[in-house]
Molecule: small-subunit ribosomal RNA
Organism: uncultured bacterium
RNA sequence: AGAGUUUGAUCCUGGCUCAGGAUGAACGCUGGCGGCGUGCCUAACACAUGCAAGUCGAACGGGGAUUCAGAGGAAAAGGUACUUGUACCUCGGAAUUUGAAUUCUAGUGGCGGACGGGUGAGUAACACGUGAGCAACCUGCCUUGAUCAGGGGGAUAACAACGGGAAACCGUUGCUAAUACCGCAUAAUAUGCCGCUGGGGCAUCCCAGUGGCAUCAAAGGAGUAAUCCGGAUUGAGAUGGGCUCGCGUCCGAUUAGUUAGUUGGUGAGGUAACGGCUCACCAAGACUGCGAUCGGUAGCCGGACUGAGAGGUUGACCGGCCACAUUGGGACUGAGACACGGCCCAGACUCCUACGGGAGGCAGCAGUGGGGAAUAUUGGGCAAUGGGGGAAACCCUGACCCAGCGACGCCGCGUGAAGGAUGAAGGCCUUCGGGUUGUAAACUUCUUUGAUCGGGGACGAUAAUGACGGUACCCGAGGAACAAGCCACGGCUAACUACGUGCCAGCAGCCGCGGUAAUACGUAGGUGGCAAGCGUUAUCCGGAUUUACUGGGUGUAAAGGGCGUGUAGGCGGGUUUUCAAGUCGGAUGUGAAAAGGCAAGGCUCAACUUUGCUCUGUCAUCCGAAACUGGAGAUCUUGGAGUGUCAGAGGGGAAAGCGGAAUUCCUGGUGGAGCGGUAAAAUGCGUAGAGAUCAGGAGGAACACCGGCGGCGAAGGCGGCUUUCUGGCUGACAACUGACGCUGAGGCGCGAAAGCGUGGGGAGCAAACAGGAUUAGAUACCCUGGUAGUCCACGCCGUAAACGAUGAAUACUAGGUGUAGGAGGUAUCGACUCCUUCUGCGCCGCAGCUAACGCAUUAAGUAUUCCACCUGGGGAGUACGGCCGCAAGGUUAAAACUCAAAGGAAUUGACGGGGGCCCGCACAAGCAGUGGAGUAUGUGGUUUAAUUCGACGCAACGCGAAGAACCUUACCAGGGCUUGACAUCCUCAGACAGCGGUAGAGAUAUCGUUUUCCACAGAGCAAUCUGUGGACUGAGAGACAGGUGGUGCAUGGUUGUCGUCAGCUCGUGUCGUGAGAUGUUGGGUUAAGUCCCGCAACGAGCGCAACCCCUAUUGUUAGUUGCCAUCAUUUAGUUGGGCACUCUAGCGAGACCGCCGUUGACAAAACGGAGGAAGGUGGGGAUGAGGUCAAAUCAUCAUGCCCCUUAUGUCCUGGGCUACACACGUACUACAAUGGCAGUCACAACGGGCAGCAACACCGCGAGGUGAAGCGAAUCCCCAAAGGCUGUCUCAGUUCAGAUUGCAGGCUGCAACUCGCCUGCAUGAAGCAGGAAUUGCUAGUAAUGGCAGGUCAGCAUACUGCCGUGAAUACGUUCCCGGGCCUUGUACACACCGCCCGUCACACCAUGAGAGUUUGUAACACCCGAAGUCAGUAGCCUAACCGCAAGGAGGGCGCUGCCGAAGGUGGGACAGAUGAUUGGGGUGAAGUCGUAACAAGGUAACC
Repeated sequence: AGAGUUUGAUCCUGGCUCAGGAUGAACGCUGGCGGCGUGCCUAACACAUGCAAGUCGAACGGGGAUUCAGAGGAAAAGGUACUUGUACCUCGGAAUUUGAAUUCUAGUGGCGGACGGGUGAGUAACACGUGAGCAACCUGCCUUGAUCAGGGGGAUAACAACGGGAAACCGUUGCUAAUACCGCAUAAUAUGCCGCUGGGGCAUCCCAGUGGCAUCAAAGGAGUAAUCCGGAUUGAGAUGGGCUCGCGUCCGAUUAGUUAGUUGGUGAGGUAACGGCUCACCAAGACUGCGAUCGGUAGCCGGACUGAGAGGUUGACCGGCCACAUUGGGACUGAGACACGGCCCAGACUCCUACGGGAGGCAGCAGUGGGGAAUAUUGGGCAAUGGGGGAAACCCUGACCCAGCGACGCCGCGUGAAGGAUGAAGGCCUUCGGGUUGUAAACUUCUUUGAUCGGGGACGAUAAUGACGGUACCCGAGGAACAAGCCACGGCUAACUACGUGCCAGCAGCCGCGGUAAUACGUAGGUGGCAAGCGUUAUCCGGAUUUACUGGGUGUAAAGGGCGUGUAGGCGGGUUUUCAAGUCGGAUGUGAAAAGGCAAGGCUCAACUUUGCUCUGUCAUCCGAAACUGGAGAUCUUGGAGUGUCAGAGGGGAAAGCGGAAUUCCUGGUGGAGCGGUAAAAUGCGUAGAGAUCAGGAGGAACACCGGCGGCGAAGGCGGCUUUCUGGCUGACAACUGACGCUGAGGCGCGAAAGCGUGGGGAGCAAACAGGAUUAGAUACCCUGGUAGUCCACGCCGUAAACGAUGAAUACUAGGUGUAGGAGGUAUCGACUCCUUCUGCGCCGCAGCUAACGCAUUAAGUAUUCCACCUGGGGAGUACGGCCGCAAGGUUAAAACUCAAAGGAAUUGACGGGGGCCCGCACAAGCAGUGGAGUAUGUGGUUUAAUUCGACGCAACGCGAAGAACCUUACCAGGGCUUGACAUCCUCAGACAGCGGUAGAGAUAUCGUUUUCCACAGAGCAAUCUGUGGACUGAGAGACAGGUGGUGCAUGGUUGUCGUCAGCUCGUGUCGUGAGAUGUUGGGUUAAGUCCCGCAACGAGCGCAACCCCUAUUGUUAGUUGCCAUCAUUUAGUUGGGCACUCUAGCGAGACCGCCGUUGACAAAACGGAGGAAGGUGGGGAUGAGGUCAAAUCAUCAUGCCCCUUAUGUCCUGGGCUACACACGUACUACAAUGGCAGUCACAACGGGCAGCAACACCGCGAGGUGAAGCGAAUCCCCAAAGGCUGUCUCAGUUCAGAUUGCAGGCUGCAACUCGCCUGCAUGAAGCAGGAAUUGCUAGUAAUGGCAGGUCAGCAUACUGCCGUGAAUACGUUCCCGGGCCUUGUACACACCGCCCGUCACACCAUGAGAGUUUGUAACACCCGAAGUCAGUAGCCUAACCGCAAGGAGGGCGCUGCCGAAGGUGGGACAGAUGAUUGGGGUGAAGUCGUAACAAGGUAACC
């Protein structure tokens, strides 16, 4: 920092998407260790259990325990006495009790439970942030001053007794203490009031000093003591709070008006304090477009994330503030609360209950249920830090410090290191050679961080005290040992192959992959990335300059209001003075800490942490500057604006009047059959007299010519003439005012056509409607009629492609030209003309701008000011709501959902029922046909066991097939074979074959017979034997063969077609941002992009042409197998002879617009002529540019992949390809007299021939047969017919035509039944010239006649060639078809066989309306009215004070009143859910109907 995606390609606009960072995260797979952090984002849902706020006995009385010292003296034991159960003594020391000490403590009392901890529901607010203020305030504990503490009193809990209750708990009576409570005294630097003096300030006022009056205090405890801790009043400080103000702080106007304690005042009350905070009275104010009110959402900030920044998003953890504590209300106590672990009341819920009543509040720490995608232990400790209480010891502390759980995040470490090539094995791929995994492993050497085991062992506390913890850390031991996954690999985006799958399964962030060769699905191998993590999902910022302050736009892409006027607001001319609000500078304060930045330090590093410095403001105060903006004042004027004077142009507006032409209608005359209308018709009118024509009349509407990108107007718009009223504009002058200006949200007004209301009017035209046509239909286009309407008056509507698709204003920035209206100058006066200038309306054009097109002094240029508007397409300018309207409707104006585009300009093509030019047997002009008949042949269809397969518009259909009886043959039935009919390799054996027989349909099986290969080497005299190799045959095993099986949409090769059309391209240069253009267009010309000229092009290549072949003329050479003029000769060029001629076949010549003339541009070229065998390419052939059609062919061949392998291979017999209601193509033969038949007489060329052509002779009516010369061919053979001549037939289904059928034959062949060809005799069908439609041909052509050849045993109406006879016509390019070039339009690019619209039908989705139903929210009105404060109080009660007493003061309870939560009732408002039915919308597979739009889209389109 960018990238992908709209197109065939391009540039632009514009959205969507991606790469980055982040998180209190979750999910999937995986998981070694440690450190530091962090962990209910959802139900402010409900909570079992434990703990989280107590402490002080040095405030107090009491109680318990222990000890000591007393009092007391029991039991037990011993002794004595005896009356045997008593007494006494000794010892003993119990119960009980007194005092003291120590200790514990329920209660009274004090301090603390207002901190700490949690949560974010509410709150859009002085809640928060920031900066000020309080002359309007409070502050326990703490610090520091001053002063004081004298003397009394009455109670009460505890406790006891009695009583009530299930319990919670309570009542009555009685006793008692205090640092509890209450008087009195003392009293100021306190408070209040009244004064005085001085000073100050900010309005009220404040401060200091001083005088008077009044009022208000206290508590003791510990200690032997010193003393210490407390108490009271007060000053100051500190800390913490309260209140006020400036500024800042989300969205919605489809929320525009809100407000009655409301705004202010006076007075009072209340508060710590100001204040409508509350009340009484008075006034009628207050807030609001600079957004009140209402609705929605939300705790705010330091900061955090992101970003280059400006910003955007966010407010977990840590820190500051606020709010809340089950929901709502309330106060009490207190320094502080309207109080999380206090109280009272009401509601909901839960629990206990003896049913009478009670208890409770985890948004403290753990934990449970529930919700949820999701978030931890009912742990240890007060050792540290901090807090509460205490004199202290100490107690309490889920604050806190630690530990546990979770990869949730950040940071660090490890899972080994070095060497190691036969590049092992295995895997994967493979062109089978190899490649890769890969130095990776094995193997060798080495090391031990973490984990494990053993030993030592901290700091944190410099004395004691350590939860963490036997932890960190250190030492030792052993052994590579215990420790790697996840995602991706089509492009974006680093990384590729195989197999499987076959639009299936699936993937996908966007574009998009998948329909048999998927680098995109799944798996594997490999590779890339990150790593104890990796991916996915969600969310935020970024990229996105895609809300644009930095930093965007509005002619055509989204976007200028239809136009004016003008309010608020914004902006504003020259000179000068002043102020200092903006602005700028300096200083001071503040901007907490943490975070961030920089520099250091501490944990081995880092994360983390410590220290120092720094730290961004629309902040506050003070001082200063005065250019600019602003405020105030003065002043200026032909640079703004306005007034005035004099001229001027005009369809500017309104009203009234007048005019002629035309249409229509009415009346009358003439007249007599049609008129009218159309592409053509018909409806319509007309003998009841139309149309035509003449005369007269009526009525309405519109104003020809002039008339003009000419005029006027703000726009809409305005057109006969005259008059009246009236708005604006222009010029000249420079007298006046002196910035009076520009723009303009709302507002107000104007505003085409259509439409609406009321009343007129109505000639023409003409929605609707009717009829006639057209059409498949025609609710249209065309025609005949025709009503609203069009016109007038008044009133609505308020919209248009209301457009220059271009807001208004001002200034500046080359020109040229036309036109309208003025003014001035020059020429002695003048028209005309010329020059200068102002104001309009146009065109061209430079700079500049623009995506391009284009704009260009009338800007879309350069700048300024103000307004309006835009932010992807669709849904939709729609729904709902509001406003306006009589209605129609207008205006304002969304969302759900859906798509990855929609769009602008330009480019290249293609196309057009667009245009221009040109060509072609394309049409026309002709000739002959096809389409009708019969037959042949091919195809479709049907049939069949099979009727093998392919070819399908032109460009398939006498095509592959240059020839299916078997074979061919691929098809069918049946019978066989399985390494195979064919190829290579291996082993074994052997010649194989041939001939004959038997079985069989044959393949085949089997028997007999004959024969026993070749080469080399060795042995042997030889016969022969052995070995090796080769050919061939058989048997066997497996590799493999084989396939006319599939895919021509995987391919090569070959071919068709446009088209023998004239085109198709490149290099360099130039133009364009670019695709591209230029060249190749233009003017001529040509068969031709052929040539010439011109030209920002200059050249070049493939095509065209030429070069090649045949043919037409001729020369020359050569003369056999060819030829024969002359000379002989013959039946015969037969022979001699000759090579002159013909001919043959080699080499040449010839034709080039070369010559002449005309035209043309002095060109190219065209036209005419001469000459010439041939004249403008002489005729014909071969030759086919770049491309198009996924054209044809896997069945010529080759070939990838797939498929079959005792069969989809192969062999055989028979059948089929030859079927036959039918349809089509291509041919042949005909329909006859230009003919048929018979007789007779001629004349070719190309070719072919030995398994051949065959003369000739004979036989046969003939096909043919028999014999047979010649010829491997310029030698021999195949070998002509139309035609000529003569005769006959005489217009008929015939002496035409020959199908069909019968009989008899011939030929080929192993074999003519299915299924060949030919002959003879007989038979004698359709057919009398062919509907719509359609084909070929422009000269040796069409037509017509025969001949030859290939294929082939045989079979030709087909095909390929050959020669004979031999025409007609072409004015011409309007039309049909095809093509070329230029141009134009395009919404097409799969390219018109294109694209595309709407209804209907079906499915799904979201949404509007809907009788209603239902839930909730916030207010309002009224009712009821808890607790409680406040107020009142006639009832009751009452310790302290007063009083001798009575009583009083004061207090409490009760009652009453105001207010008052919840609740109830009510009518509205708002929001959500739901609802039969209904409306449109969107999306869906190849549904239905039409064809609206894009080309002139076939009626130009559009609003």